[in-house]
Predicted 3D model of a 76-nucleotide RNA (transfer RNA) from a Bacteroidales bacterium. It was read from a public genome assembly. The coordinates come from a structure-prediction model, not an experiment, and the mean pLDDT is 81. The source organism's lineage runs through Bacteria, Pseudomonadati, Bacteroidota, Bacteroidia and Bacteroidales.
RNA sequence: UGCCCUGUAGUGUAAUUGGCAACACGUCUGUCUCUGGAUCAGAAGACUCUAGGUUCGAUUCCUAGCGGGGCAACCA
Numbered sequence: 001u002g003c004c005c006u007g008u009a010g011u012g013u014a015a016u017u018g019g020c021a022a023c024a025c026g027u028c029u030g031u032c033u034c035u036g037g038a039u040c041a042g043a044a045g046a047c048u049c050u051a052g053g054u055u056c057g058a059u060u061c062c063u064a065g066c067g068g069g070g071c072a073a074c075c076a
Stems, first nucleotide, its partner, number of pairs: 001072007010025004019056001027043004049065005
C1' cells in the first nucleotide's frame, strides 16, 4: 500500500431471499432453604460501530470512514 472477513443487551451467538430484534449465560426481584447453591416464576437490559444513500420500510442492500482479525506486497 492492496485485498478479504468482521462489528447486534455485560459476554457469546441468532434474526426465515428487507416487514416494527430473539436465545443462552450473567444481573436484579421473588419462591424454596437454618444459610448458600440448585430448581421454579418474573423483570430490567441493544434506537444493531459512525455518517450518508436506495426503499413505503434497512441488523439485512450500496458508498465512505472508524475499530478488530487475516492474507499479500514493500523496506531491512